[in-house]
RNA sequence: GACACAUCCAGAGGGGUGGAGGGACUGGCCCUGCGAAUCCCCGGCAACCACCGUACCGCAGCGGAAGGUGCCAAUUCCAGAUAGAUGUGUG
Numbered sequence: 001g002a003c004a005c006a007u008c009c010a011g012a013g014g015g016g017u018g019g020a021g022g023g024a025c026u027g028g029c030c031c032u033g034c035g036a037a038u039c040c041c042c043g044g045c046a047a048c049c050a051c052c053g054u055a056c057c058g059c060a061g062c063g064g065a066a067g068g069u070g071c072c073a074a075u076u077c078c079a080g081a082u083a084g085a086u087g088u089g090u091g
Base pairs, nucleotide, nucleotide: 002090003089004088005087006086007085008084013042014041015040016039021031022030023029025080026079027078028077043072044071045070048068049067051064052063053062054061076083
């Protein structure tokens, strides 16, 4: 990168670095020298997968916990599309 499924109106930011971009794309509308992207540290949110409990096994539900991801301006910022993002699985 391809395919399938689920979710996307809730929630959660400080410091350092850097020095002009960023919000995927198009059109809007925004954020940004009162410091963008990037990278690092610390903190936090959430609960997809794994794990534990629910007498035993399987499944579902519910609860717990936080190991692997993810996320922490604005409803995926809004509209659009054969769009995107994240997780899990498959080949």
The RNA shown here (SAM riboswitch aptamer (S box leader)) has 91 nucleotides and comes from an Actinomycetes bacterium. The sequence was found by an Rfam model in a public genome assembly. The coordinates come from a structure-prediction model, not an experiment, and the mean pLDDT is 87. Lineage of the source: Bacteria > Bacillati > Actinomycetota > Actinomycetes. Of the family's consensus pairs, 96% are formed in the model.